[in-house]
Molecule: transfer RNA
Organism: Candidatus Colwellbacteria bacterium RBG_13_48_8
């Protein structure tokens, strides 16, 4: 220094360019239970930043940031 892959709820992961971005486990509440545990119902919680295309961008271009990973340089 080049090139490639990856960044979305706390956590691990979806989401042919089109609905109110889901799911699990955690968390909080409640139900039940004589108490806990399990069970079961509810709630909160997120697309890394700009900028751009496009009616419409999580996704597609860019350039930055962060993580991994191959090269290439070490005369």
């Nucleotide at each position: 220094c080049u090139c490639c892959c990856c960044g979305u709820a706390g956590u691990u992961c979806a989401a042919c360019g089109g609905a109110u971005a889901g799911a699990a486990c955690g968390a909080g509440g409640g139900a039940c239970u004589u108490c806990u545990a399990a069970u079961c119902c509810c709630u909160a919680a997120a697309u890394g930043g700009g900028g751009g295309u496009u009616c419409g961008a999580u996704u597609c271009c860019u350039c930055c940031c962060g993580g991994g990973g191959a090269g290439a340089c070490c005369g």